The RNA shown here (SAM riboswitch aptamer (S box leader)) has 113 nucleotides and comes from an Ignavibacteria bacterium.
RNA sequence: AACUUAUCAAGAAAGGUCGAGGGAACAGGCCCGAAGACACCUUAGCAACCGCUCAAUAUAUUUUGAGAGAGGUGCUACAUCCUGCCCCAAUUUUAUUGCGGGAAAGAUGAGCA
Repeated sequence: AACUUAUCAAGAAAGGUCGAGGGAACAGGCCCGAAGACACCUUAGCAACCGCUCAAUAUAUUUUGAGAGAGGUGCUACAUCCUGCCCCAAUUUUAUUGCGGGAAAGAUGAGCA
């Protein structure tokens, strides 16, 4: 890499370096960017997946709830940006619309190897 599984409407930015593209890929849109984006580094922070503590469950070393934030990850524009495939609904009806539902793809964690 692949596979399994959970989550993805919340939250949290300053400084420095670099110098032209960037928001995963393709297409269409929408947006960010020389008033310096993206990326990287430092510091700070957010969250609570793993791990930790407590309680209940009661043997399935499991499940549920609560807590702390010193550990391992992750994250800190809008934001998994929207659409694309299927379904549903509405309408000014053959195309538009929707904090609609799902799939697919992706991101992150944990597991497996």